[in-house]
RNA sequence: GCCUCGAUAGCUCAAUGGUAGAGCACCCGGCUGUUAACCGGUAGGUUGUAGGUUCGAGUCCUACUCGAGGCG
Numbered sequence: 001g002c003c004u005c006g007a008u009a010g011c012u013c014a015a016u017g018g019u020a021g022a023g024c025a026c027c028c029g030g031c032u033g034u035u036a037a038c039c040g041g042u043a044g045g046u047u048g049u050a051g052g053u054u055c056g057a058g059u060c061c062u063a064c065u066c067g068a069g070g071c072g
Stems, first nucleotide, its partner, number of pairs: 001071007010024004018055001027041004048064005
């Protein structure tokens, strides 16, 4: 230098171009003599950055940044 894959909640990950979700964690409550375990619930998002296409983009296109792997 080139190629491939990836970047989404605190963490691990989903999401046919049509309301951004789950588990775990945090917080609140139930249960228990207390804690843990278990059960229920709330909150938490500039979907890496900047543009483009579209009525509508996490998803498609372009460039860039970062990470992993490969080729030279």